The part of an RNA shown here (large-subunit ribosomal RNA, domain VI) has 252 nucleotides and comes from Bacteroidales bacterium UBA4070. The organism belongs to Bacteroidales, within Bacteria. The prediction has a mean pLDDT of 88. It matches the Rfam family "Bacterial large subunit ribosomal RNA".
Context: one part of a larger RNA
This record gives sequence, C1' cells and structure tokens, in this order.
RNA sequence: CGUAGGAAAUUUGAGAGAACCUGACACUAGUACGAGAGGACCGUGUUGGACAGACCUCUAGUGUACCUGUUGUGGCGCCAGCUGCAUCGCAGGGUAGCUAUGUUUGGAAGAGAUAAGCACUGAAAGCAUCUAAGUGCGAAGCUCGUCUCAAGAUGAGAUUUCCCUUAAGGGUCGUUGUAGACUACGACGUUGAUAGGCUGCAGGUGUAAAGGUGGCAACAUCAAAGCCAAGCAGUACUAAUUACCCGUGAGC
Repeated sequence: CGUAGGAAAUUUGAGAGAACCUGACACUAGUACGAGAGGACCGUGUUGGACAGACCUCUAGUGUACCUGUUGUGGCGCCAGCUGCAUCGCAGGGUAGCUAUGUUUGGAAGAGAUAAGCACUGAAAGCAUCUAAGUGCGAAGCUCGUCUCAAGAUGAGAUUUCCCUUAAGGGUCGUUGUAGACUACGACGUUGAUAGGCUGCAGGUGUAAAGGUGGCAACAUCAAAGCCAAGCAGUACUAAUUACCCGUGAGC
C1' cells in the first nucleotide's frame, strides 16, 4: 500500500515445512516343522541405542553483581577494623538465569489407493490360463492421519462484537520483561503492584563487629550469628505526571 467504511478479537485451511530409524530380551513355545541336531511364522509385552523437541524438580557445570578464608603490598595517624592493586590476586562454596552429562516427551496405531508379487472367477483357444471384461489381497514407499507455519490464497476467505464522529480504536510518552541488536512483541501507567525501595520468606555462605565470660596464649563461647545478586510474596515510600497526535465512507 492492497483486501472499496473504520476497528478489536476468534478462526477455516489452499499451500508449505518438520518427523518417519532400529537392536536385544521374555512369553506364545522348546510348540509347528524335523529321524535328530536344531528350531520358527503370526501375535503380545519389557528394556535399550542413535536422533529430535521441551524443560531445570533431581544430578552436574557456569555463575568477574553473593558469602567466607588467606598471601604480598599501598592507604584510612597507630592497634583493632576496613579498603585499593596483584589473572575475579589466590583458594573453598554458591541463588537466579543459561546449560548437559540431567529430567521428560516423540517416531506410532489406523484408513484409502497401489508396486513387485500372490490369487478368485474367466474367455479368446469346448482344455488350460491372475487378464482380455470383472474381482480381491499386498510395502519403511504414495494420499491422509501427528506437529509447526499459513488469507499478499490479489481467488486477499469466515464468525462475533464495537463505532457512526470531539467516535470506536491506535500512536507518541513513561515504568518495564516471560521480549529484545534497533525495531518489533508482552505487562503496566494512580480506578496502579510495572520497575526500584522497604518488610517477610525461600535460598547461599558459615557463626560478623563491639563487648562479656573462660584460658598465660593461640583460641573457645554468649551466637544457625552477620552479610547477601537476578528468586517468591506483601506493601504506594519513589518513579510511571500533565498532555499531544492519527483516525470521519470514492464511483456507478
């Protein structure tokens, strides 16, 4: 821009894409078959491999915004306590998120038409013959069935609702995240929990400083303390103010 008024939702599916794998074991059954040795079809169940999707409860990794220990050196006048730099100084752990090695799910069943093939009926050709007329079965393959996209499918579809004009609705702007390079998309904007803060909880670290007590002292204890990021709730304390813009029906 189009879809011949403008919007907001919900959809149909022409068409396109993805997937399509496979082993072992057990039962049937030591049955059918076979002199024996051996040893099934069909059917049913269990459990794997590789591959693919999703996710983070568990396990494991990362986690330079969390906690702790510690070395050298500089600073805060000194002690104590902190702090800068040294690969995040080094080391031990670790929330959210992101991940796999972790968890979970999938390939199917079924239907239709068939291939090779196997048949039925059956003439030409009194027989025979799956074929000439006619009929049936038959594959991981084909068309459906599963999943995803999909009306610019210009063949532009359908349904419901709203608005008849200072309209319905949308945008600018702001707080933002389940989104994200930008844009877009989603949530919210005081009739408010959108982000921050605060409070509580979960979770991490591992028992802060100061002081008391015990000990000559190191240290122990009062004390599961102190501190804490992205998590989960609650709470208007802070910021989402005010406002502006677009949007108004061809022709026959």